[in-house]
RNA sequence: GGGCCCGUAGUCGAUUGGUUAAGACGACGGUUUCACACACCGUAGACAGCCGGUUCGAUUCCGGCCGGGCCCA
Repeated sequence: GGGCCCGUAGUCGAUUGGUUAAGACGACGGUUUCACACACCGUAGACAGCCGGUUCGAUUCCGGCCGGGCCCA
């Protein structure tokens, strides 16, 4: 330098055009226990890397940039 893939809560990870953006772990509160752990119940937490475009409507499609990974040279 070229090609491909990825970028969503603290972490992992669904959602592939329309409504309140799943779930798990973690955090916090409660029940339980002498206490801790486990278990059970509940609560908060992301507007989706950034910018622009298409569309009535974008996390989802297209382009550029930024960051990460793999391969080739």